[in-house]
RNA sequence: CACUGACAAAGGCAAACCCGGUGGAAGCCGGGGACGCAAAGCCACGGGACCACUCAGGGUCAGCCGGGCCACCACA
Numbered sequence: 001c002a003c004u005g006a007c008a009a010a011g012g013c014a015a016a017c018c019c020g021g022u023g024g025a026a027g028c029c030g031g032g033g034a035c036g037c038a039a040a041g042c043c044a045c046g047g048g049a050c051c052a053c054u055c056a057g058g059g060u061c062a063g064c065c066g067g068g069c070c071a072c073c074a075c076a
Stems, first nucleotide, its partner, number of pairs: 004074002012037002017032006035063001041069003045066003048061004
């Protein structure tokens, strides 16, 4: 450095649901809350799902799959 991820350590993130806000919607933001996560950090490049429209163009989901970039610790 790479691979790997444990009866390890320090931590981190936050599903469903509830409250408030926001959007036409999918959804997003804040607070509460934890189902889980070794990248559940970031990217919409490919596939897929969803919203809207139904000519075209658009939007959302990274915790659906693949891919790219960055990254804590360290048993074997």
A computed fold for a 76-nucleotide RNA from Arthrobacter sp. Y81, annotated as c-di-GMP-I riboswitch aptamer. It was read from a public genome assembly, where an Rfam model found it.